RNA sequence: CAGAGUAGAGAUAUAUGCGUUAAGUAUUGGCUGAACGGGGAGUUGUCAGCCGGGCGAAAAGAUUUUCUUGCGGUAUAUAUCUCGCAUCCCACUG
Repeated sequence: CAGAGUAGAGAUAUAUGCGUUAAGUAUUGGCUGAACGGGGAGUUGUCAGCCGGGCGAAAAGAUUUUCUUGCGGUAUAUAUCUCGCAUCCCACUG
C1' cells in the first nucleotide's frame, strides 16, 4: 500500500399467516435498554420495548359458521442478488 472477514440492511420470488369491524407499516416526542468485522474503544448513527402526538386505507364475488380473487409502504420462513464494521487503534493475509 492492497485485501479478506460479521452482525445486519435492501430488492425480487415462493410458502404460510394477520388485517380489511384498521391492527400493522410509515412519520414524530419522551423514557429505558441492546447490538455494532478476530480483540479494544465507540457516536449526533442503528435497533428493540414502554407511554404519547399527528396522518391514514380497497374492496369485490360466491355454493356465506366459510371460501375465492384482490388490497396493505402487513408479519414470519426459505432461496437468489446487491450493499455492508459511522469512526479510531491493534491483530490477520499478500
RNAcentral holds the sequence, with entries from MGnify.
The RNA shown here (THF (Tetrahydrofolate) riboswitch aptamer) has 94 nucleotides and comes from uncultured Traorella sp.
Rfam family: THF (Tetrahydrofolate) riboswitch aptamer. Rfam links the family to the GO term tetrahydrofolate metabolic process. From the family's description: Tetrahydrofolate (THF) riboswitch was first reported for Ames et al. as an RNA motif in 5' untranslated (5'-UTR)regions of folate transport and biosynthesis genes in Firmicutes genomes.
The model forms 82% of the base pairs in the Rfam consensus.
Lineage of the source: Bacteria > Bacillati > Erysipelotrichales > Erysipelotrichaceae > Traorella.
Model confidence (mean pLDDT): 75 of 100.